This is a predicted structure of a 173-nucleotide RNA (Lysine riboswitch aptamer) from Macrococcus lamae.
It matches the Rfam family "Lysine riboswitch aptamer". Rfam's curators write: Riboswitches are metabolite binding domains within certain messenger RNAs that serve as precision sensors for their corresponding targets. Gene Ontology term of the family: lysine biosynthetic process.
The prediction has a mean pLDDT of 78.
Of the family's consensus pairs, 98% are formed in the model.
RNA sequence: AAAAGAGGUAGAGGUUGCAAUGAAGAAGAGUAGCACUGCUGAUACGGUAUCACGUAAAUGAAGCAGUGUGAAAGGCGCCAUUGCCGAAGUUUCUCCUGAUGAUAACAAGGAGCGGCUGGGCUGAUAUAGAAGAUAUAUCAGACUGUCACAAUCCGUGAUGCGCUACUUAACAC
Repeated sequence: AAAAGAGGUAGAGGUUGCAAUGAAGAAGAGUAGCACUGCUGAUACGGUAUCACGUAAAUGAAGCAGUGUGAAAGGCGCCAUUGCCGAAGUUUCUCCUGAUGAUAACAAGGAGCGGCUGGGCUGAUAUAGAAGAUAUAUCAGACUGUCACAAUCCGUGAUGCGCUACUUAACAC
């Protein structure tokens, strides 16, 4: 002390950036449940499976049909507020959790180390979901941000541990 090594601080992408919370609302749904009636006739429930235990049940389980009554949760678009820019999402693995108990696991809910994705939009497929809402994954398309190259028109490539601005001289050189 250049070079923008390395560290630190502050920012940008978008007016459909990301997430959380809240209010009303649509849908959920005339569904589940409950009551009654008829048929039927032995199981049903406690997240799934097995075993055990418990509760209900021929004074009729579960199921089907009819009548009457009749919810809620998760998820959701708009609006508002708040926090932010790996915001966040997703995924392998490991650990933890609960319900009557146990069991190896599955499902569900959390935590941690890693991997992938710059961003939103549209479409197709798949999964989830009541769902033409929405979410996620993969692929494709145009758009957009950043950088590099190129540069007449304009284009090509890459992608966030990136980019821009400032700063430090403790570290590296």